This is a predicted structure of a 474-nucleotide part of an RNA (small-subunit ribosomal RNA, 3' major domain) from an uncultured bacterium. Rfam family: Bacterial small subunit ribosomal RNA. The prediction has a mean pLDDT of 86.
Context: one part of a larger RNA
C1' cells in the first nucleotide's frame, strides 16, 4: 500500500422481497461423467466445462481402431550421380489403394538442353508434447467506475495528497469546499436500428378521387402507404416548488417523444500461470520404410447407471371437426419451383414465371364462429414396436428424415432444492434463415403475432462500490 473480517458507516444490482413461468418426478432428444469397447478421436471442468469448439459424424468429414499396402512421398522443393523415359490407354491380381506385364522421348550438327524416373543428400510432412516457454484470439470480475500521470506540497522512506470532505447522479456525473493546479485511459456524447414530421423521387410499391376489371388488372394519379436518400425535433429549453443565490430534485404545460425516450455497437488499467501449440503463427523437444501419406470396413450414434441443458405432456383457458381472418425477418439459377393431373400421405407429374418490391418458397399459427367430446388413464399423452411405403444420395445394416396403417407405454402439476424475468417484457403462438446432397433442428441466430402480474422496503443471502476500523498476511 494493499488484501482480509461470521467490524462499522453510505450506496447499487431481478441480489433478497412482491409477483408470474420453469426446473428438480416421466418419456423423448442432446450433451457430459461413468462403465464398456480393437476403437468408442480430441479439447472444455465452480460461477465463467457439460443442445461447449461442432452455423449439419452413413462414406466424405475424421484427427480413433482393424485390415491390406506407399516411403524424396499427395503439395512445394536445392544440389550431386545414374538412366531414357515418364504420362495416358491396354491385359491380370485386388475390396479400393496399390502392384505386375504390354506399348513408349523431344529439340539440338555437336557439346548440352527440357521432361520424367532411380540412388543419395540437403530437407518435406506431423490434428505429436508443452497454453506453466509464447503471438494472436477468447472468456469473466463488469458496462461495475473506476484507473493513473504532470508539476508542486507533506514524509527520513515506502507512500500520501489530487481521487478525501458537504450535496447530486445511471456515472471520478456535476457543483460547491480544500495544498494542491492541471491532464490522459475510462463514463456520457460522437455511429446505428425503432418511435414523430417534412422535404426530394414515383417502380416492380401504393389506390383517394375519374373510367375499368374476377382480381390495382388495365388507362390514369402522387394525395395516402411504403421504398430511398436528406433535414427538423428533447435541451431540464420554459412555469412553479424545494435546495446553499449552485449542481440537481419533484410536479406541470406544450409535446409523437421527457428528463439517459427505447435498443444495438462499443468493455479502462487489470485479476484467474483462466481458455486455446487441433483455426492460424510460433520456441523447444519428440518421431523419420512412421508419430508421415493413401485406400477399404468399423468407430466418433456403444449403456448397469449419474448429473447438465432442453422438446412433448400430464388435459376441458383443453382434445377433434367444418368454416373463416391478420404478419414481420429472410431465401433462391447447380436453385425457388405455381397453376392442372394422380396418390389417404410423404410425394409423383407437369411445366408457367422468376438473376426477383414483379415469379417463388407461402399455409402464418395462437385468435374467432359454429358443433363434439362431459373427467375417464379418457376422443388426454404419445413413447416404443409390427407392417406398408416415399425422398435425398455411389451407398440409408451398423447409423438418415418423412408418410400412412395397426399398437398405444410412463404421465394425474413433480420431495428437498434451484432458476429466469421490471413492459411490449415474463408468458404463450407459429414464420425465416446460416451449415447443409440428405439430415437425427426439439439445437443456435433472427422475425413477427396475442400480451399479464408485482416491486411496501433494504432487515436478511449472493455480487459489487466508496470512505472509516482492526490486524498475527502482503
Nucleotide at each position: 500500500u494493499g488484501a482480509c473480517g461470521g467490524g462499522g458507516g453510505c450506496c447499487c444490482g431481478c441480489a433478497c422481497a412482491a409477483g408470474c413461468g420453469g426446473u428438480g418426478g416421466a418419456g423423448c432428444a442432446u450433451g457430459u461423467g461413468g462403465u464398456u469397447c480393437a476403437a468408442u478421436u480430441c479439447g472444455a471442468c465452480g460461477c465463467a466445462a457439460c443442445g461447449c469448439g461442432a452455423a449439419g459424424a452413413a462414406c466424405c468429414u475424421u484427427a480413433c481402431c482393424c485390415a491390406g499396402g506407399c516411403u524424396u512421398g499427395a503439395a512445394c522443393a536445392g544440389c550431386g550421380a545414374g538412366u531414357g523415359a515418364c504420362c495416358a490407354u491396354u491385359u491380370c491380381c485386388g475390396a479400393a489403394a496399390g502392384g505386375a506385364a504390354a506399348c513408349u522421348u523431344c529439340c539440338g550438327c555437336a557439346a548440352g538442353g527440357a521432361c520424367a524416373c532411380u540412388c543419395g543428400u540437403a530437407g518435406a510432412g506431423g490434428u505429436g508434447c508443452u497454453g506453466c516457454a509464447u503471438g494472436g484470439c477468447u472468456g469473466u470480475c463488469g458496462u461495475c467506475a473506476g484507473c493513473u500521470c504532470g508539476u508542486g506540497u507533506c514524509g527520513u522512506g515506502a507512500g500520501a495528497u489530487g481521487u478525501u470532505g458537504g450535496g447530486u447522479u445511471a456515472a471520478g456525473u456535476c457543483c460547491c469546499g480544500c495544498a494542491a493546479c492541471g491532464a490522459g485511459c475510462g463514463c456520457a456524447a460522437c455511429c446505428c436500428c425503432c418511435g414523430u414530421u417534412c422535404c426530394a423521387u414515383g417502380u416492380u410499391g401504393c389506390c383517394a378521387g375519374c373510367a375499368u376489371u374476377c382480381a390495382g388488372u388495365u388507362g390514369g394519379g402522387g394525395a395516402c402507404u411504403c421504398a430511398u436518400g436528406g433535414g427538423a425535433g428533447a435541451c431540464u429549453g420554459c412555469c412553479g416548488g424545494u435546495g446553499a443565490c449552485a449542481a440537481a430534485c419533484c410536479g406541470g404545460a406544450g409535446g409523437a417523444a421527457g428528463g439517459c425516450g427505447g435498443g444495438g455497437a462499443c468493455g479502462a488499467g487489470g485479476u484467474c500461470a483462466a481458455g486455446u501449440c487441433a483455426u492460424c503463427a510460433u520456441g523447444g523437444c519428440c518421431c523419420u520404410u512412421a508419430c508421415g501419406g493413401g485406400u477399404a470396413g468399423g468407430g466418433c450414434u456403444a449403456c448397469a447407471c449419474a448429473c447438465g441443458u432442453g422438446c412433448u405432456a400430464c388435459a376441458a383457458u383443453g382434445g377433434g371437426c367444418a368454416g373463416u381472418a391478420c404478419a414481420a425477418u429472410g431465401g433462391g439459377u447447380u436453385g425457388c419451383c405455381a397453376a392442372g393431373c394422380c396418390g389417404c400421405g410423404a410425394g409423383g407429374u407437369g411445366g408457367a414465371g422468376c438473376u426477383a418490391a414483379u415469379c417463388c418458397c407461402a399455409a402464418a399459427a395462437a385468435a374467432c364462429u359454429g358443433u363434439u367430446c362431459u373427467u375417464a388413464g379418457u376422443c388426454c399423452g404419445g413413447a416404443u414396436u409390427g407392417g406398408a411405403g416415399u425422398c435425398u444420395g455411389c451407398a440409408a445394416c451398423u447409423c438418415g428424415a418423412c408418410u400412412c396403417c395397426a399398437u398405444g407405454a410412463a404421465g394425474c402439476u413433480g420431495g428437498a432444492g434451484u432458476u429466469g424475468c421490471u413492459a411490449g417484457u415474463a408468458a404463450u403462438c407459429c414464420c425465416g434463415g446460416a451449415u447443409c446432397a440428405g439430415c437425427a433442428a426439439c439445437g443456435c441466430c433472427g422475425g413477427g403475432g396475442u400480451g399479464a402480474a408485482u416491486a411496501c422496503g433494504u432487515u436478511c443471502c449472493c455480487g459489487g462500490g466508496c470512505c472509516u476500523u482492526g490486524c498475527a498476511c502482503u